[in-house]
RNA sequence: AAUAAAGACAAGCAACUUAUGUCGAAAGACAUAGGUCGCAAAGCCACGGACCUAAUGGGUAUUAAAUUUGCCUUAUGGUAGCCGGGCUGCCUUA
Numbered sequence: 001a002a003u004a005a006a007g008a009c010a011a012g013c014a015a016c017u018u019a020u021g022u023c024g025a026a027a028g029a030c031a032u033a034g035g036u037c038g039c040a041a042a043g044c045c046a047c048g049g050a051c052c053u054a055a056u057g058g059g060u061a062u063u064a065a066a067u068u069u070g071c072c073u074u075a076u077g078g079u080a081g082c083c084g085g086g087c088u089g090c091c092u093u094a
Base pairs, nucleotide, nucleotide: 003094004093005092012039013038016035017034018033019032020031021030022029023028037081043087044086045085047084048083049082050079051078052077057073058072059071060070061069
């Protein structure tokens, strides 16, 4: 340096939740501190599928009318800890 194995050793991350705050229409995201479900890539990337939301556009019901209210649809928004794929990689052993 490369390949393989494993998760014992060392190190790491942090579902969910508590407190404080920020962004967003929402889904959701971020920061600090605490607890820790779990994870061999739970490191990074929205390429494919799947799922979540519906600002916006369209349709529809209601209304005297309405930038009212409800319903349906719609991603350009989101989830990498949903799966696949791509890239990079720690400790130990051989």